[in-house]
Predicted 3D model of a 171-nucleotide RNA (glmS glucosamine-6-phosphate activated ribozyme aptamer) from Sporosarcina sp. NCCP-2716. Of the family's consensus pairs, 89% are formed in the model. The source organism's lineage runs through Bacteria, Bacillota, Bacilli, Caryophanaceae and Sporosarcina. It matches the Rfam family "glmS glucosamine-6-phosphate activated ribozyme aptamer". About the family: This entry contains a glucosamine-6-phosphate activated ribozyme that is found in the mRNA for GlmS. GlmS is an enzyme that uses fructose-6-phosphate and glutamine to generate glucosamine-6-phosphate. The ribozyme catalyses self cleavage of the glmS mRNA that is thought to regulate GlmS activity.
RNA sequence: AAACCAAUUGAAGCGCCAGAGCCGGGGAAAUUAUCACGAAUUUCCGGCAGACGAGGUGGAGGUUCAUCGAACAUUCGGCGGAUGCCUCCCGGUCGCCGCUGCCCGAUUGUUACGCCAUUCCUAAACCUGCGGGGCAACCCGGAGUCACAAACGGAAUGAGCAGGCAGCUGA
Numbered sequence: 001a002a003a004c005c006a007a008u009u010g011a012a013g014c015g016c017c018a019g020a021g022c023c024g025g026g027g028a029a030a031u032u033a034u035c036a037c038g039a040a041u042u043u044c045c046g047g048c049a050g051a052c053g054a055g056g057u058g059g060a061g062g063u064u065c066a067u068c069g070a071a072c073a074u075u076c077g078g079c080g081g082a083u084g085c086c087u088c089c090c091g092g093u094c095g096c097c098g099c100u101g102c103c104c105g106a107u108u109g110u111u112a113c114g115c116c117a118u119u120c121c122u123a124a125a126c127c128u129g130c131g132g133g134g135c136a137a138c139c140c141g142g143a144g145u146c147a148c149a150a151a152c153g154g155a156a157u158g159a160g161c162a163g164g165c166a167g168c169u170g171a
Stems, first nucleotide, its partner, number of pairs: 014080004019076001021048008052069003058089006090109006098168006114161002116158006127144002130141004
């Protein structure tokens, strides 16, 4: 020094990089009469890239390919995590003409708005071109752009759909 331990900070298309890929540099053997150059092959070192936004967190346990679309699709592949999903608990909303209580059912998470149907609404990258950094692969920023989506996201409408018992009250 590495490893290990502790503390602090940092996050959800989030973090990381050994495969494959790209850039720069060094070497190797073979191909031939010899030398040099070049290409391909191979190896080592260093670097680059490796998810574009919308949406999403009650608690506990479990679980893994955990929603939606955009893109000239490496946004490949891998590891970890994660607001997903399942069960239970605690809450919300809806279900009788109205109120209250209990049970049941559906659906949800304190932003808790029943289910279903219809309509409407909401991006950033990419791309083009310019400026800056780097030998390069690439990276950062501005403009065109008030550009263009979908959803289990939001809003509106609906004469669509949706229990039982008891008490009270009204017609």